A computed fold for a 113-nucleotide RNA from a soil metagenome, annotated as SAM riboswitch aptamer (S box leader). Of the family's consensus pairs, 93% are formed in the model. The RNAcentral record of the sequence draws on MGnify.
RNA sequence: CAUCAAGAGGGGUGGAGGGAUUGGCCCGAUGAAACCCCGCCAACCCCGGCGUGCACUGCGCAGCGAGGAAAGGUGGCAACUCCAACAGGCAACAGACAUAUGCCUGGGAGAUG
Numbered sequence: 001c002a003u004c005a006a007g008a009g010g011g012g013u014g015g016a017g018g019g020a021u022u023g024g025c026c027c028g029a030u031g032a033a034a035c036c037c038c039g040c041c042a043a044c045c046c047c048g049g050c051g052u053g054c055a056c057u058g059c060g061c062a063g064c065g066a067g068g069a070a071a072g073g074u075g076g077c078a079a080c081u082c083c084a085a086c087a088g089g090c091a092a093c094a095g096a097c098a099u100a101u102g103c104c105u106g107g108g109a110g111a112u113g
Base pairs, nucleotide, nucleotide: 001113002112003111004110009038010037011036012035013034017027018026019025021085022084023083024082039077040076041075044073045072046068047067050065051064052063053061054060081109086106087105088104089103090102091101
């Protein structure tokens, strides 16, 4: 700096945890984490050409857009990043006030490249 509402799991070992943190809510002996094997998803890197821009006698260069997944490097394969966390707005309830509720916007934190 970019993306985070889509997508994609079987087996073996293992034996009680896991979903980052906190709260909630979930997943887990019909087998958690972790490791191994095989597979899959995706398209960040990547691949090759096209359009566009720049340069040029020519070879070319770089960004963006659309495209591909054969090879290779990351990543991912319950729940929107599972939800919320801070600030604001709206709705409903209430109507003297407050709590709790739902939705939206922005931010924060985190994840991946």